[in-house]
RNA sequence: UUCUUAUUAAGAGUGAUGGUAGAGAAUUAGCUCCGUGACCACACACCAACCUGCAGAUGCUGUAAGGUGGUAAAGCUAAUAUCAAUGAGGA
Numbered sequence: 001u002u003c004u005u006a007u008u009a010a011g012a013g014u015g016a017u018g019g020u021a022g023a024g025a026a027u028u029a030g031c032u033c034c035g036u037g038a039c040c041a042c043a044c045a046c047c048a049a050c051c052u053g054c055a056g057a058u059g060c061u062g063u064a065a066g067g068u069g070g071u072a073a074a075g076c077u078a079a080u081a082u083c084a085a086u087g088a089g090g091a
Base pairs, nucleotide, nucleotide: 001091002090003089004088005087006086007085008084013044014043015042017041018040019039022033023032024031026080027079028078029077030076045071046070047069050067051066052065053063054062055061056060075083
């Protein structure tokens, strides 16, 4: 990069850190956040339980040590589409 498959209305944030002006995937239309610093990065904390491990037991329950993921708003909303994101497996 591509294919398969599952999930995407639940849950969870702070900083006396650094950078910065836009940010919320694309287009259109709304709406929202934002120099009282959004967004991004980093640190620590937390959430979840897809994979591994562990325990009980039977393909289920628990745990949260490891690998990912997530922590404004339903993937912010509607329409469009060969849309996107994340996990696991394959090439």
This is a predicted structure of a 91-nucleotide RNA (SAM riboswitch aptamer (S box leader)) from Proteiniclasticum sediminis. Taxonomically the source falls in Proteiniclasticum (Bacteria, Bacillota, Clostridia, Clostridiaceae). Its Rfam family is "SAM riboswitch aptamer (S box leader)". Rfam links the family to the GO term regulation of gene expression. About the family: The SAM riboswitch is found upstream of a number of genes which code for proteins involved in methionine or cysteine biosynthesis in Gram-positive bacteria. RNAcentral holds the sequence, with entries from Rfam.